[in-house]
RNA sequence: GUCCUGUUAGCUCAGUCGGUAGAGCAUCUGACUUUUAAUCAGAGGGUCAGAGGUUCGAAUCCUCUACAGGACACCA
Numbered sequence: 001g002u003c004c005u006g007u008u009a010g011c012u013c014a015g016u017c018g019g020u021a022g023a024g025c026a027u028c029u030g031a032c033u034u035u036u037a038a039u040c041a042g043a044g045g046g047u048c049a050g051a052g053g054u055u056c057g058a059a060u061c062c063u064c065u066a067c068a069g070g071a072c073a074c075c076a
Stems, first nucleotide, its partner, number of pairs: 001072007010025004019056001027043005033037001049065005
């Protein structure tokens, strides 16, 4: 330098055919009894990496950029 894959909640990850963004863990609150905590219920938490485009409508499709990983090439 070229190509491929990935970027979604604090962490790890889903998200179907483009149609209201989710789960587990963690955090907070309540209940409970077996009390350094467990169990049950509930709540809060999101620029879907950034910008632009297509569309009635984009996490999802297209372009560019950034970052991470990988393959190849170049370079003594």
Molecule: transfer RNA
Organism: Mollicutes bacterium